c-di-GMP-I riboswitch aptamer from Acetobacterium sp., 83 nucleotides, folded computationally.
The model forms 94% of the base pairs in the Rfam consensus.
It was read from a public genome assembly, where an Rfam model found it.
NCBI's taxonomy places the organism under Bacteria, Bacillati, Bacillota, Eubacteriales, Acetobacterium.
Its Rfam family is "c-di-GMP-I riboswitch aptamer". Rfam links the family to the GO term cyclic-di-GMP binding.
Parts: sequence; C1' cells; structure tokens
RNA sequence: AUUGAAUAACGGCAAAAUUGCUGAAAAGUAAUGACGCAAAGCUAUAGGGACUUAACCAAAUGGAAAGCCAGCCAGUUGCAUUU
Repeated sequence: AUUGAAUAACGGCAAAAUUGCUGAAAAGUAAUGACGCAAAGCUAUAGGGACUUAACCAAAUGGAAAGCCAGCCAGUUGCAUUU
C1' cells in the first nucleotide's frame, strides 16, 4: 500500500406513513419521522432488470415517445481502530 473478516470510535444516510409543491403517471422534491443500511456515496448513453403510459398510432382493453427506479442486480469511488 492492497484485499478480506471481525470489533470499536467519531459520525453519516434515511424506509413506510403524513403534509405541501411538481408531474398524465410511475416518481421527484421540502418538512416531520426512523424501517433499516459498511457504501442506503456517485453513475440511468457501460450493462441487465423492474415500474409508468401522456401525446400519437390503431380502433377498441393493444402498441408506443419517452419518463422514472441505483434502498433490485451491477459499475465506480471512498472514511475508520485493532487483529
């Protein structure tokens, strides 16, 4: 210095739900809240997967622009005591 595991410290993030705002929706955002998380940091044109379906096409229940989810997998970066 790197990797893995365990155990601590300083701490960090914030699920569901409620309310406000944005949005067609999924969902996002702010506040409250804390289910949990060693990456629950970042990345959606590196990849897989899930969700929504407005305009539009069709004319019936379908398709679809694209949008959105990383706390689904994943890629990438990183703090820290001792062994």